[in-house]
Context: one part of a larger RNA
RNA sequence: CUGGGUGUAAAGGGCGCGUAGGUGGUUGUCUGUGUCUCAUGUGAAAACUCAGGGCUCAACUCUGAGAUUGCGUGGGAAACUAGGCAGCUAGAGGACGGUAGAGGGGAGUGGAAUUCCCGGUGUAGCGGUAAAAUGCGUAGAUAUCGGGAGGAACACCAGUGGCGAAGGCGGCCUCCUGGACCACUCCUGGCACUCAGACGCGAAAGCUAGGGUAGCAAACGGGAUUAGAGACCCGGGUAGUCCUAGCCCUAAACGAUGUAGACUUGGCGUCGGUGGUUUAAUCGCCAUCGGUGUCGUAGCUAACGCGAUAAGUCUACCGCCUGGGGACUACGGCCGCAAGGUUAAAACUC
Numbered sequence: 001c002u003g004g005g006u007g008u009a010a011a012g013g014g015c016g017c018g019u020a021g022g023u024g025g026u027u028g029u030c031u032g033u034g035u036c037u038c039a040u041g042u043g044a045a046a047a048c049u050c051a052g053g054g055c056u057c058a059a060c061u062c063u064g065a066g067a068u069u070g071c072g073u074g075g076g077a078a079a080c081u082a083g084g085c086a087g088c089u090a091g092a093g094g095a096c097g098g099u100a101g102a103g104g105g106g107a108g109u110g111g112a113a114u115u116c117c118c119g120g121u122g123u124a125g126c127g128g129u130a131a132a133a134u135g136c137g138u139a140g141a142u143a144u145c146g147g148g149a150g151g152a153a154c155a156c157c158a159g160u161g162g163c164g165a166a167g168g169c170g171g172c173c174u175c176c177u178g179g180a181c182c183a184c185u186c187c188u189g190g191c192a193c194u195c196a197g198a199c200g201c202g203a204a205a206g207c208u209a210g211g212g213u214a215g216c217a218a219a220c221g222g223g224a225u226u227a228g229a230g231a232c233c234c235g236g237g238u239a240g241u242c243c244u245a246g247c248c249c250u251a252a253a254c255g256a257u258g259u260a261g262a263c264u265u266g267g268c269g270u271c272g273g274u275g276g277u278u279u280a281a282u283c284g285c286c287a288u289c290g291g292u293g294u295c296g297u298a299g300c301u302a303a304c305g306c307g308a309u310a311a312g313u314c315u316a317c318c319g320c321c322u323g324g325g326g327a328c329u330a331c332g333g334c335c336g337c338a339a340g341g342u343u344a345a346a347a348c349u350c
Base pairs, nucleotide, nucleotide: 004321005320006319007304008303012318014201015200016199021194022193023192025088026087027086028085029084030083031082034080035077036076037075038074039073040072041071042070048066049065050064051063052062053061054060091191092188093187094186095185097182098181099180103177104176105175106174108172109171110154115149116148117147118146119145120144121143125136126135162169163168206247207246208245209244210243211242215241216240220236222234223233258317259316260315261314262313263312266295267294268293269292270291271290272289273288274287275286276285277284299306300305323350324349325348332343333342334341335340
C1' cells in the first nucleotide's frame, strides 16, 4: 500500500462534545485546481522487451524499434472535482403555540417499617434451625399499649410504562435547569455529517479529610455441620453502605450490535402528540408524526437468528481484529495519595 472482517468464532472505543482531517444538498455563471486531450522538450548509456545481423551454436555482442507507466512548457475541453460570484429550500437551525416524562441540581416536608430509649399491662420463656447450639431473658425479656430519638429506603400506583448520550433516574412539595415530541405558518439560507488528539461525564467497590450510623454487612471472633470446614446454616459484629468536599476511571460499562443519512411487502400490541369522524362527554374507528415491543415477507447469515429500532440494499467518517498460550503480563512512558489504571512487547511453547 492492498484484502477480508468486527451480535455469538479475534474484533464497536463505556458515553458525549468537538479541533485538525475526511466527506458533503440544489440552480445559473465565471475561473480552469484536480481531470481529460493534442503538440513539444526531457526521461544519459548500459540493462529489459521485440525484430534483424555477427562470432560454427550459445552465452555474449552490433543495429533498429519499443519501453522508461514520470516531469516541464505551449494550445485546447469544461461534464465531474475545486474555487469565486449570484440564487434556491428538500439537509440543518430558529421564532410562535402546545404536550408527556423516576432527565439533572438545591432547599423543604410526609407516612409505613426496623432498631434503640422511657413508661404501662404481664410472666417464663424468647429466638433460631433440617435438627440444634451459641445468643437474649426473673436486674422482668419475647408479646402488647402509649410516648420519644435517630438513620436509611420510599410498599401500593408500576407497566417488554416513561426520561436520559451513556453511567443511570422512583414518596410529596417548591426553586433553578437540560433535552425530546407534535401542529401550523413564518424566518435564516448549507450554517451539515463524522471525528485522530484535546476536553467533559462515567455503576459498584476503593482512597483522603470531616460528619453521620437505624437496618444490612466484607474482615473478625462465637455456635453448628463435617474426616477437616479457611464455606454453605445460626447468633454477634467493624470498615463500608449515607452526607459534604476532593480523588479513582474500571465493568458481562451488553442490544456482547459505533455515529449520521437514504431506500426496501406486512400483521398484532403499547407510550406521547395532532387532524378527521362520532358523541351529552368519553370510548371506538380512520389518517398522520415521534418512541417502544412482538411475530414475520424479501433479503442476509456458518448456523442460531436478524428482519423499516436490520445483522437487508447503499453512502460518509471514526474505533478495532489478524492462530492458542506466554499476556487485560514484563520493561519504558503518561496518570494516581495509594489500590492501581492506560499504552503495550519478546523469548519460549503448541
Predicted 3D model of a 350-nucleotide part of an RNA (small-subunit ribosomal RNA, central domain) from an uncultured bacterium. Its mean pLDDT, the model's own confidence on a scale to 100, is 89.